[in-house]
RNA sequence: UUGAACGCUGGCGGUAUGCUUAACACAUGCAAGUCGAACGGUAACAUAGCUAGCUUGCUAGCUGAUGACGAGUGGCGGACGGGUGAGUAACGCGUAGGGAUCUACCUUCUGGAGGGGGAUAGCCCGGAGAAAUCCGGAUUAAUACCGCAUAAGACCUAAGGGUGAAGGGGCCAAUUCUUGAAAGCUCUUGCCGGAAGAUGAACCUGCGUUAGAUUAGCUUGUUGGUAGGGUAAUGGCCUACCAAGGCGACGAUCUAUAGCUGGUCUGAGAGGAUGAUCAGCCACACUGGGACUGAGACACGGCCCAGACUCCUACGGGAGGCAGCAGUGGGGAAUAUUGGACAAUGGGCGAAAGCCUGAUCCAGCAAUACCGCGUGUGUGAAGAAGGCCUGAGGGUUGUAAAGCACUUUCAAUUGGGAGGAAAACAGGCAGGUUAAUAUCCUGUCUCUUGACAUUACCUUUAGAAGAAGCACCGGCUAACUCCGUGCCAGCAGCCGCGGUAAUACGGAGGGUGCAAGCGUUAAUCGGAAUUACUGGGCGUAAAGCGUUCGUAGGCGGUUAGUUAAGUUAGAUGUGAAAGCCCCGGGCUUAACCUGGGAACUGCAUUUAAAACUGGCUAACUCGAGUUUAGGAGAGGGAAGUGGAAUUUCAGGUGUAGCAGUGAAAUGCGUAGAGAUCUGAAGGAACACCAGUGGCGAAGGCGACUUCCUGGACUAAAACUGACGCUGAGGAACGAAAGCGUGGGUAGCAAACGGGAUUAGAUACCCCGGUAGUCCACGCCGUAAACGAUGUCAACUAGCCGUUGGGCCUAUAUACAGGUUUAGUGGCGGAGCUAACGUAUUAAGUUGACCGCCUGGGGAGUACGGCCGCAAGGUUAAAACUCAAAUGAAUUGACGGGGGCCCGCACAAGCGGUGGAGCAUGUGGUUUAAUUCGAUGCAAUGCGAAGAACCUUACCUACCCUUGAUAUACAGAGAACUUUCCAGAGAUGGAUUGGUGCCUUCGGGAACUCUGAUACAGGUGCUGCAUGGCUGUCGUCAGCUCGUGUCGUGAGAUGUUGGGUUAAGUCCCGUAACGAGCGCAACCCUUCUCCUUAGGUGCUACACCAUUUAGUUGGGCACUCUAAGGAGACUGCCGGUGAUAAACCGGAGGAAGGUGGGGACGACGUCAAGUCAUCAUGGCCCUUAUGGGUAGGGCUACACACGUGCUACAAUGGCCGGUACAGAGGGCUGCGAACUCGUGAGAGUAAGCCAAUCCCUUAAAGCCGGUCCUAGUCCGGAUUGCAGUCUGUAAUUCGACUGCAUGAAGCUGGAAUCGCUAGUAAUCGCGGAUCAGCAUGCCGCGGUGAAUUCGUUCCCGGGCAUUGUACACAC
Repeated sequence: UUGAACGCUGGCGGUAUGCUUAACACAUGCAAGUCGAACGGUAACAUAGCUAGCUUGCUAGCUGAUGACGAGUGGCGGACGGGUGAGUAACGCGUAGGGAUCUACCUUCUGGAGGGGGAUAGCCCGGAGAAAUCCGGAUUAAUACCGCAUAAGACCUAAGGGUGAAGGGGCCAAUUCUUGAAAGCUCUUGCCGGAAGAUGAACCUGCGUUAGAUUAGCUUGUUGGUAGGGUAAUGGCCUACCAAGGCGACGAUCUAUAGCUGGUCUGAGAGGAUGAUCAGCCACACUGGGACUGAGACACGGCCCAGACUCCUACGGGAGGCAGCAGUGGGGAAUAUUGGACAAUGGGCGAAAGCCUGAUCCAGCAAUACCGCGUGUGUGAAGAAGGCCUGAGGGUUGUAAAGCACUUUCAAUUGGGAGGAAAACAGGCAGGUUAAUAUCCUGUCUCUUGACAUUACCUUUAGAAGAAGCACCGGCUAACUCCGUGCCAGCAGCCGCGGUAAUACGGAGGGUGCAAGCGUUAAUCGGAAUUACUGGGCGUAAAGCGUUCGUAGGCGGUUAGUUAAGUUAGAUGUGAAAGCCCCGGGCUUAACCUGGGAACUGCAUUUAAAACUGGCUAACUCGAGUUUAGGAGAGGGAAGUGGAAUUUCAGGUGUAGCAGUGAAAUGCGUAGAGAUCUGAAGGAACACCAGUGGCGAAGGCGACUUCCUGGACUAAAACUGACGCUGAGGAACGAAAGCGUGGGUAGCAAACGGGAUUAGAUACCCCGGUAGUCCACGCCGUAAACGAUGUCAACUAGCCGUUGGGCCUAUAUACAGGUUUAGUGGCGGAGCUAACGUAUUAAGUUGACCGCCUGGGGAGUACGGCCGCAAGGUUAAAACUCAAAUGAAUUGACGGGGGCCCGCACAAGCGGUGGAGCAUGUGGUUUAAUUCGAUGCAAUGCGAAGAACCUUACCUACCCUUGAUAUACAGAGAACUUUCCAGAGAUGGAUUGGUGCCUUCGGGAACUCUGAUACAGGUGCUGCAUGGCUGUCGUCAGCUCGUGUCGUGAGAUGUUGGGUUAAGUCCCGUAACGAGCGCAACCCUUCUCCUUAGGUGCUACACCAUUUAGUUGGGCACUCUAAGGAGACUGCCGGUGAUAAACCGGAGGAAGGUGGGGACGACGUCAAGUCAUCAUGGCCCUUAUGGGUAGGGCUACACACGUGCUACAAUGGCCGGUACAGAGGGCUGCGAACUCGUGAGAGUAAGCCAAUCCCUUAAAGCCGGUCCUAGUCCGGAUUGCAGUCUGUAAUUCGACUGCAUGAAGCUGGAAUCGCUAGUAAUCGCGGAUCAGCAUGCCGCGGUGAAUUCGUUCCCGGGCAUUGUACACAC
C1' cells in the first nucleotide's frame, strides 16, 4: 500500500468501490427499436355517425370517416451503446511516419429529377403438420423492383464507344371540373450524379514491447521476378511460368506464460511490481467453420453447416445460447437488489409531438476503502466505596466517580424548505418567405416538465440524555505487578519463554498504542549497495577457464584535411482526456468536484556547430614487426654410446644360519643359503656437479655424443609504417592414474596370499606377489593443473642477494667498483586490505578486453544434449531441508606439542596399609523402625568433644488440641505443698497444709488454673531462592586498576625480555608511568643475654642455725616465673656476576641468609557442603507433618570398602630392682595417708578454689634373672563362671577385675600411604565431651635415625610459546 479475506467489536454522514475463483451451467423478467409526413391497408382501442336488441343507459353490428395502429411491404437503425479478457509474444499495442484507398447520416458548392412497365408480401380461399413452420390458388400498393429518354461532371474503354435517378408534405387566390380535386403554386428534411470538407475505417513502415539455448538451425507459396485474377486499395492475397532464394548467436524456429497502453503502488532517484474501478486500442460472444445483407460485420440479444450440452415432442421433427441488467445453482477464504425513473446527460427512429433506451441518473446492501463528526464540557479531595498491590505505614485506579454548574453537534422529534429545469410543444406579438392573413423560418413574452425525495439546508421540543472497542506491555518496541500452572498446558515475526518465586503461558489489577475501528493472514515495493546503470565483488569468506593460439565482437598511437553517422544547440509538429504537481474556485471543512498552467524527461522534421568518437583521404615513427652480428640455457624430437647399483644365472671357496621387527613370526637355508671371488644376462633410472640456479605458454624438462628444430635476451644500424591489445564460439597442447593393440619386465608395487598387532584390524609393521610402472601407435582430458592471484599497457620510496648480456673506470688484470637491461629471490615504506598480509614480479593508482560469483545442504548430483571403447568427462537444475554455513583475528581451556621452573611429585631411604583378630565409619541387605545429612581427590574414628533412659529427629501403642513455650483479653486463685487410689506412664480422681511481696490504699508485680480469639509449633520441602560459616585448587604466585600508547574491534601493552629469588622477590632493559589485593614484614611461641620483681618458685663447699627431707629461719646469686629490652641486617671480608640485583665461601656469633613452629588463605573456580548449629524468602501441615508418655530402634548381618588398635615375637616376652619429664585438670570436684580385698575397688578421712594440696608410681631406658625358635612362657580373640563401679535402670546395649578357656595369625598378591631433623620411628602422660563408657580426637614431653645422584619418567602447579573444527572449554 490493497478490488482483499478472517477474528472480536460497532454511533452518524459524505465520496468512492464491490466474482481477482468456473470464458462453469443457467429458471424468470427486462436490455433495439422507430417511422402512417414511403405503401396497401384496419386485427385491437377511442371519438363521431348510422342500424338493431332495447331504451336512464347498456350491448351488438356497420362506416378507415377521424385520432391512431396489430401483422405486413418499404426506409433508417440492430457494425453504436453495454459485457468479458478465453485467445494473442503479434504491426496486437505504444510512438513517429507513409501512400495505393473507402466513408451512410452531416456541411459547402454544382448539375439533374422527363416518361413508362410488370410483379409481390399482406388480405381472402384451400391444404400439410403435434408444433415450429411450409405449400398451392386468386387479387393489390409504394420512396419495393425493371426498362426508355436525358448526362455538366464521373467511371470503364479495344479510343470507335459504353454505363447510370423517387418522390413526399402543405394550400386553393387566380385557370379547369367545381363537394372537392387536377394542372398549378409553395415548402423541402426525401432522391440521382459530381467536386470539396468533416467524421469514421482499411493498409504499409522505423523503433520499443516476458522467460527459457537442458529449444540451433527454420522455410517450398517458402524469397524474388513476369503475366493474369481478386480487392475499396498495395501486396504470393491467389494462380501459371521462371530464378533459388529468405530468416538466424544483434537469438530464427520451438516451448511456457501473458490482452496492450494512459496509468496505479512503492522508491531520494534510477528502478521494481502491477494493468481492478476511469479513459484509448485490440480480441471474443456455447465450441469450430462459412458466407449473405450492408456505407460499414464475416455481425453478443442476424443467417447457414458441424459438434457438445439443455429443453419440447404425437418420435416424424423442432427450439436455445446472460463474458447485457437483476437473479439462480456451482466453485471459492471471498464480492451486492429478480429496485425506481427516462427528471437530467447521451443514443436510435421520426418533420414533430413522441416512442424506445438494465446506456445513464438515482435508491437499496456491505466499516470494503478514503475523509469528516460525535460518544460531553468545567468544577469537584472526605483523595469516598469497591478492586489490585503492600516493606501493614500506605500506594494505585484517581478529578476518575458521586456531587455542583453548563452546553446540545450527531441521532430522535415538530414545522418549513432551495437547487439539479435548460427547454421542446402550445398560445400571443413582431419580422422574413409567399399570390397568401396557409405553411415554414427568426426573435420575444406566457405556459408546462423531478425518479431521487419524508432531498440538502433551516427550525421546534426534551435531556448528558441513545453512542467504545481492539491489540499489546522480555528485547527489537511505547507500556509492570499479583495469582494460577510447573518443559505440563501453552506462547512465538526473529532471538527465545515454560523443569515451584514466569514483567514471555492463562486470569486479574494497572499501563501503552490506535480508535468506529483494532488485530491476524495473504500479496507488492522499500529498507536490501542482498543482481550493484546510478551502486558490489573474485589471494585466504562464493568467485580467474589447466595453458596457449586465434574467428566474430569490443577497444585502439601521432599530424593535417574533409564529411556530419554518433554528439551539442535552436526552431516546428506531436506526445488524447483523466491522473500526478502548482495556482485559483465550489460543497460549513476534508475526502470529492471544477477552471487555468506546468509537466509528459519521448519520437519525427528542420537549421546550425565541428572540439571529441566514427567514415574517407594524405602523411609520421615512439607501439608492433623484419634484416645483421653475438653469447646463455635439464626448451622439444630422433639415433647412438657409457659407468655405478639392484636382481638373476653359471662356476670356485666355505659352514649354519640368513632375513626381518618395538618384539616376533611367515619366508630362505645341510638338496649347502647368507658371506666372499670370477664371469655372464637383462631391464630401468642417471649419485656427486645442484644452487629460492636455468629453460618452457602451461603440464613439465637433469648421464654423454651427433643430427633436426622452437623461443627469449643483447648490441648497433637499416627497413615496413599502426600491421596493435583482448578474445564468446573454435582449435592445439595438457601430470598421474586408467583404456585398446603389440612388445618388454631388473627393481618397485594397487589387487591378492601369508605372518604379526588388536576387543576386532578387510589398516599402519613384516615375508611374498600380479596388473601397472618402460617402449611404439591410438584414446582419455582430469588434479590442492596453486602464486589457491586472467591477459596486455602506463605510472608510483628504498635496501640487500642471484642468473644471462652490454657499456665505463682502475689495477698484480683469475679477482673489483659504477651504470644499464632482461629474468629470479629476500626485507621494507606510502597506499590498499575484514584482518592476515601485499608492496615496481602489487593484492597500490588507472585504462582495454575476457571468464566467473550471489546463504549452507541437496549437488557439481538427477534428467536431457554433446564427447568417449569403457571408466567417465562437459553443460547443468528442482523438490525438500536448516538458521545458519564461512573467513581472519582475540582471550581462555586443552594437547599421548616442544621449552624453562617448582612441589615427599618421582628417585634415594625409613616405617606402614592391602593378608589375621578386634574396634570404628560407610555401602548393601534386612527391619515396624534400623531417623537424617556427608559420596573421587576435597564422604566413610565425618556432623557425633562420647545413642542403656534422656539425647532422638525414627517405629509401635496410649493420650492432648490456644496446645510443652511467647504476646494480648476476661474470670478465678497467692505461689506452693502433703497423702491415697487407677494406670506401663503421660494422665485422671480424691485429699492436706498454706493466704505471701510492694503500696500514695485506688491498686500494682510475679506465678498457677479456666475460657475465647488472634496465634503458637514443625529436625516438614527447596543449600538449584538465600545470609552466615566451611572445604578445595593453594601459602600456589598470582589477580587487577587509573592515565597514556597501539589496534576498526574483541583486545594488547604495563604483567613480556636478560638475570635472580621461596615469592609479579629484587635489579637491568623497555610506550609505558604509577597504583591496589596477594608475597614478605608487623602478631604469638621457641632458641641466647640483660634489667626489674621474688609470694606458693629457687637455695650456692656464699653465710649461719635446724634437720630424714630447702623442712624451717635467713638470702634472691643461679634455675624458674612474667614484664620490659638487646640481638640477625647479606651488616663485614673474599670470589662470581653487567660495576646491578643476587649467589657461593668465610669470620664473628646462642642463632646466618624467610633461624624452627603457628596464626594469617588474593581475584576467583567447583549452582562444592550445610534450610538438622543459627538466621531466612517461598511452599506445605494445623484434633496434626504440632505436643506428651512407655517400650523398642539408631548396636540388626550371607557380604564389600575406608580408617585404626593388637600382633605374628629374642633389638623380644615374663619376673625383680632402679632413674629422669612436660603440659594440663580439680568443689555435686581432685582426693593424700591409713585399714580391708589377689584385684577392679571399698571404708574412713587430712589437704586444696591451687607455682602451696591432689590426680601423679611416667614409660621406653638402666641393672639382674628366665624363656631358646615352638603356634611357644609369642599372640590374645572367643566363651564359661564369679565379681567391682556408675546410674531409677546395665536383658536388648556399659566399662573394669579375678579364675578358666586360648581362635586366627609365623611379616602379608596386585596395588597403595606418610615422612627431609629434634623430622620419621618408638615410649608413655594429660585434657575436652562425660553419671558411666576412648584403640577415636586435641595436646605434652622422653629416646631418637636413614636418605636426597638427580629431574628422563608418573602426579599436581607456575611462566612464555605453538596447534585447535573446543568455549557447560577433552